[in-house]
Molecule: SAM riboswitch aptamer (S box leader)
Organism: Anoxybacter fermentans
RNA sequence: UACUUAUCAAGAGUGGUGGAGGGACUGGCCCAAUGAAGCCCGGCAACCGGCCUGAUAGUUUAGGGUACGGUGCCAAUUCCUGCCUGAUGUUAUGCAUCAGGAGAGAUGAGUA
Repeated sequence: UACUUAUCAAGAGUGGUGGAGGGACUGGCCCAAUGAAGCCCGGCAACCGGCCUGAUAGUUUAGGGUACGGUGCCAAUUCCUGCCUGAUGUUAUGCAUCAGGAGAGAUGAGUA
């Protein structure tokens, strides 16, 4: 980097450092010197491993609990939106609102 698969409506600091940016991208709309990003500490969760129980000859598999190890995460639903379909409103192939699906993205695990 590509592919496969699961999840994405919950949760998490009045700390230190740092100094201007940040929320992937588009268009919006927001956050930020009453201090952004990054780093440290702290915290949340529980995907993988370790642990317990059952099944299996075994590979393996189902369930449970912990938070010891490996990731992840800590404004706003993945902040909303971008393509398609349906419903409602409107004179309207347009626009607005709502619902569903797809796409894109993020994270874990696996494969190359």